[in-house]
The RNA shown here (transfer RNA) has 74 nucleotides and comes from Thecamonas trahens.
Rfam family: tRNA. Rfam classes the family as a transfer RNA.
This record gives sequence, C1' cells and structure tokens, in this order.
RNA sequence: UGCGGGUUAGAGCAGCCUGGUAGCUCAUUAGACUCAUGAUCUAAAGGUCGUAGGUUCAAAUCCUACACCCGCAA
Repeated sequence: UGCGGGUUAGAGCAGCCUGGUAGCUCAUUAGACUCAUGAUCUAAAGGUCGUAGGUUCAAAUCCUACACCCGCAA
C1' cells in the first nucleotide's frame, strides 16, 4: 500500500442478504423459596447498533468517507 473479516447492553453473540417495535445467554438489581447461603423460579434496570454524511415515509440493515481491531498478500 492492496484485499478480506469484524465494531450491537457490563461480558460473549444473534439480527443485516430480503429496510418496518433492537433481541438471546451470562452477569447486575429486586422479589419468591430457604434457619441461612447457594441452586431454582419470577420480574426489572441497562443500547445515541464504531464516527460523520447520503438515500428513504422509515436505516443496526442500503450507499459513501473516515476511525479502530484481526487476518492474508506485497
């Protein structure tokens, strides 16, 4: 320098192709259960979907540029 993959809740990931309510597991908090803790059960909180633009009635999703991480090639 070129190519490819990745960036979504505290952690790990789906959802993107085919635009239409942002989800799962663990963790956290509260409650139930227990003599108590753990386990189990129920519920809740937690997200400017990497950044900035564009298209659209509507963008995590499509388009462009940039940033960061990983890999390959030179």

Taxonomically the source falls in Thecamonas (Eukaryota, Apusozoa, Apusomonadida, Apusomonadidae). Its mean pLDDT, the model's own confidence on a scale to 100, is 85.